[in-house]
Source information:
This is a predicted structure of a 134-nucleotide RNA (SAM riboswitch aptamer (S box leader)). Its Rfam family is "SAM riboswitch aptamer (S box leader)". Rfam's curators write: The SAM riboswitch is found upstream of a number of genes which code for proteins involved in methionine or cysteine biosynthesis in Gram-positive bacteria. The prediction has a mean pLDDT of 78.

RNA sequence: UGCUCAUCACGAGGGACUGAGGGAACGGCCCGAAGAAGUCCCGGCAACCGCCACGUGCCCCCUGCCGACCAGGCAGUCGUGGAGACGGUGCCAAUUCCGGCCCGGUGCGAGAGUCGCCCCGGGGAAGAUGAGGA
Numbered sequence: 001u002g003c004u005c006a007u008c009a010c011g012a013g014g015g016a017c018u019g020a021g022g023g024a025a026c027g028g029c030c031c032g033a034a035g036a037a038g039u040c041c042c043g044g045c046a047a048c049c050g051c052c053a054c055g056u057g058c059c060c061c062c063u064g065c066c067g068a069c070c071a072g073g074c075a076g077u078c079g080u081g082g083a084g085a086c087g088g089u090g091c092c093a094a095u096u097c098c099g100g101c102c103c104g105g106u107g108c109g110a111g112a113g114u115c116g117c118c119c120c121g122g123g124g125a126a127g128a129u130g131a132g133g134a
Base pairs, nucleotide, nucleotide: 001134003132004131005130006129007128008127013042014041015040016039017038021031022030023029026099027098028097043092044091045090047089048088049087051082052081053080054079055078062076063075064074065073066072096126101123102122103121104120105119107117108116109115110114
C1' cells in the first nucleotide's frame, strides 16, 4: 500500500511546553485565546487479539505437542461467561457529530404526469479500530 472478516447509539482527562487551528475530504453544524493541533508526563476506558472457565467441533487433510514408529490423545474451530490493564494494539467533545447514493414510511406545499421540503427506518458508500493474510 491494497485484500478479507468483525465492530462502530456504551465508556473514559488533568498538568507542562507552545500558540491557531481542529472535528479524514466536501457541504452543514460545532469545538477553540476560559487555549486548537502537536510533543511530553500522569491518569482513565474497555472494542479486538491474547489469558481463564464451561460447552462445542475436527484429528479426512494440515500445523504444534505427547508418543522411538504406528495407533491414539491434547490443542486449533465456534459459542457463552469472567478477570486484569505491568501481555500486544486501541481509545478518552458531540451516534463514525450530521448529511450525500438507493429503498420504504408519516407529514407539509405545489401539481396533469410528478416534483420539492422536513422527519423516521433499513441498506450502501467512505472512514476509523482490531485480527488475519499478501